Predicted 3D model of a 74-nucleotide RNA (transfer RNA) from a bacterium.
It matches the Rfam family "tRNA". Rfam classes the family as a transfer RNA. Rfam links the family to the GO term triplet codon-amino acid adaptor activity.
RNA sequence: GCGUCCAUAGCUCAACAGGUUAGAGCACCACUCUUAUAAGGUGGCGGUUCCUGGUUCGAGUCCAGGUGGACGCA
Numbered sequence: 001g002c003g004u005c006c007a008u009a010g011c012u013c014a015a016c017a018g019g020u021u022a023g024a025g026c027a028c029c030a031c032u033c034u035u036a037u038a039a040g041g042u043g044g045c046g047g048u049u050c051c052u053g054g055u056u057c058g059a060g061u062c063c064a065g066g067u068g069g070a071c072g073c074a
Stems, first nucleotide, its partner, number of pairs: 001073007010026004019057001028044005050066005
């Protein structure tokens, strides 16, 4: 330099060919349970989906450019 893949909650990951509130587990907070802690149970909090544009009635998803990371080729 060229090619492929990845980037979504504090962490690990979903989201089926573009579709109607972006979810799960863990973590955190409250309550419950216990003599107490942990575990368990119930509820809650948390996201400008890496950035900037574009297409579309509608974009996490498609297109272009950028940034960061992994791998391969040279």